[in-house]
RNA sequence: GGGCCGGUGGCGCAGCUGGUAGCGCGCCGCCUUCGCAAGGCGGAGGUCGCGGGUUCGAAUCCCGCCCGGUCCA
Numbered sequence: 001g002g003g004c005c006g007g008u009g010g011c012g013c014a015g016c017u018g019g020u021a022g023c024g025c026g027c028c029g030c031c032u033u034c035g036c037a038a039g040g041c042g043g044a045g046g047u048c049g050c051g052g053g054u055u056c057g058a059a060u061c062c063c064g065c066c067c068g069g070u071c072c073a
Stems, first nucleotide, its partner, number of pairs: 001072007010025004019056001027043005049065005
């Protein structure tokens, strides 16, 4: 330098064919307990890597760039 894969709550990851961003763990509150854990209920937490384009509408499609992994040179 080139090819491929990936970047989405704190962490690990989903998101099918463009149509209100989700799951698990963690965190906070309440219930339960003598207390803790487990369990139940509720809640907070997201520039979907960045910038453009297409579209009525983009995490999703197109272009450029950045970062990580991997292969080739």